[in-house]
This is a predicted structure of a 192-nucleotide RNA (glmS glucosamine-6-phosphate activated ribozyme aptamer) from Actinobacteria bacterium HGW-Actinobacteria-7. The sequence was found by an Rfam model in a public genome assembly.

RNA sequence: GAUGUGUUGCAAGCGCCAGGACUGGCAAGGCACCGCUGACACGGUGUCGCGCGAGAUGCUCUCGCAGAGCCAGUCGACGAGGUGAGGGCUUAUCGAACAUUCGGCGGAUGGCCCUCCGGCUCACCGGAGUCGAUACGUUGCCGACAAAUCCUGCGGGCGACCGCAGUGACAAAGCGGCUGCGAUCCGAGUUC
Numbered sequence: 001g002a003u004g005u006g007u008u009g010c011a012a013g014c015g016c017c018a019g020g021a022c023u024g025g026c027a028a029g030g031c032a033c034c035g036c037u038g039a040c041a042c043g044g045u046g047u048c049g050c051g052c053g054a055g056a057u058g059c060u061c062u063c064g065c066a067g068a069g070c071c072a073g074u075c076g077a078c079g080a081g082g083u084g085a086g087g088g089c090u091u092a093u094c095g096a097a098c099a100u101u102c103g104g105c106g107g108a109u110g111g112c113c114c115u116c117c118g119g120c121u122c123a124c125c126g127g128a129g130u131c132g133a134u135a136c137g138u139u140g141c142c143g144a145c146a147a148a149u150c151c152u153g154c155g156g157g158c159g160a161c162c163g164c165a166g167u168g169a170c171a172a173a174g175c176g177g178c179u180g181c182g183a184u185c186c187g188a189g190u191u192c
Stems, first nucleotide, its partner, number of pairs: 014106004019102001020075007029048007051065005078095003084116007117132005125187003136182003140178004151166006
């Protein structure tokens, strides 16, 4: 220093990258010009410089065609909102953006189901229902706030790009508020 194992901590537009796009370099080879030669060859400079198809899967893989490669890197989700416990299934809310924020894999606070725990349903308890510590459902109306992008500047890198700071904004929602409608049960108007 690398690899494996174990332990601990950290994330949720979170993590990763063999599709894709882009950057730098080397090579087979092509073209142009110059030098040299009767010509070729040779040398120099510049420029171009890989692709198509199939399969496989958490990832640097395999096969085929074509005369024909290699190395290293970059991008790949901007915030708001969201967790009772365990398990299963499932393409997990909202908007912003000059939209690859595409595509893929994994994960995740969403939804549904089961069990448990808890709140409420006008004594307690049990049942049933409904929800989740903001703890019954639903319609409508109203409301607020963001970060990146952009701009200015500093730094790193050959470069694609990356990091940081500053000014100024601009959202929507299952977020917040108000109202309407509905439910508010059974044992039992029992017990006290």
The coordinates come from a structure-prediction model, not an experiment, and the mean pLDDT is 79.
Its Rfam family is "glmS glucosamine-6-phosphate activated ribozyme aptamer". The literature on the family includes a 2004 paper in Nature by Winkler et al., "Control of gene expression by a natural metabolite-responsive ribozyme".